[in-house]
RNA sequence: CGCAUAUUGCAGCCGAGUCCUCGCCGGAAGGCGGGGAGCGGGGGAACCGAAUUCGGGCUGAACUCGCCGGAGCGCGGGAGGGGAACCUUCUCCCCUAAGCCGACAGCUAACCUCGUAGGCUUUGAAGGUCGGACCA
Numbered sequence: 001c002g003c004a005u006a007u008u009g010c011a012g013c014c015g016a017g018u019c020c021u022c023g024c025c026g027g028a029a030g031g032c033g034g035g036g037a038g039c040g041g042g043g044g045a046a047c048c049g050a051a052u053u054c055g056g057g058c059u060g061a062a063c064u065c066g067c068c069g070g071a072g073c074g075c076g077g078g079a080g081g082g083g084a085a086c087c088u089u090c091u092c093c094c095c096u097a098a099g100c101c102g103a104c105a106g107c108u109a110a111c112c113u114c115g116u117a118g119g120c121u122u123u124g125a126a127g128g129u130c131g132g133a134c135c136a
Base pairs, nucleotide, nucleotide: 011121012120013119014118018037019036020035021034022033023032024031025030038116039115040114041113042112043111048106053103055104056101057100058099059098063078064077065076066075067074079096080095081094082093083092086128087127088126089125090124
């Protein structure tokens, strides 16, 4: 000097996945179990709607068409999603997974019910526009 790993702090990102509080165990660190707010999902009338082996359905951006190929892989088009407040346009980079229900669910007021994880480091410009901090 470079690379890798671990810990701590700061600034952020995808995502609903944040905040407050109580009890028990413990010397402590911490662990286990509750309650609430906020956010997110599912079920569920009337009215309206529609169609079940070619099963059907839910969460999620994660769908679809074509080509090559023995297979794998890959390529292209359309469409959807993400990139440090927010909106629009352009630009550059990236993703299009995974899981669940179990014969069954359209919408849906009242009502019922579930979740509140996990994983990461990622742009530039123009126009518009809101908020916050500090100082006097």

A computed fold for a 136-nucleotide RNA from a Dehalococcoidia bacterium, annotated as c-di-AMP riboswitch aptamer (ydaO/yuaA leader). The prediction has a mean pLDDT of 80. Lineage of the source: Bacteria > Bacillati > Chloroflexota > Dehalococcoidia.